[in-house]
Parts: sequence; structure tokens; C1' cells
RNA sequence: UACGAUAAAUGGCAAACUCUGCGAAAGCUGAGGACGCAAAGCUACGGGUCUUCCACCUUGGGUGAUGAUCGCCGGGCUACCGAA
Repeated sequence: UACGAUAAAUGGCAAACUCUGCGAAAGCUGAGGACGCAAAGCUACGGGUCUUCCACCUUGGGUGAUGAUCGCCGGGCUACCGAA
């Protein structure tokens, strides 16, 4: 360095749900809580998905991110421990 998360150790994160605040919504913050996670650390760069205050079309309604998601996938950056 490759490789290994079914060797071991130190630890880390925290789904659903409840409360709280923010937001038009999706969703997010904080507290509790653990379904899981070896990058479930960071980054919306590519694709996907969700939402529509607003804009456009408009009969109903439809279309569109500039919003959201990295715990959907890929890319990029960084990183703890380490035996067979």
C1' cells in the first nucleotide's frame, strides 16, 4: 500500500415514533428514542425521488426547482482500529 467490518478493542452515528421550534410544502433544528449503519463523516457534482410558496399553461387540472433528500445510487474530499 492492497485488503479485512463474522478476530478483537476504543468509540461514533441514529430510522420509525413522541415532544419542540422553523418552513407554503417536501423537509429540517433541538430533546427523548434505536431500526439499522464501516464512511449512516463532508460535498447537491451526475442520475433518481419528494414537494410547489411562486411562475407558466389552464375547465378540471397540468408543467417547471431556484426548495428538499448524501439513511436512493454513482462521483469527489477526508478519516478511527487492525489479527488471520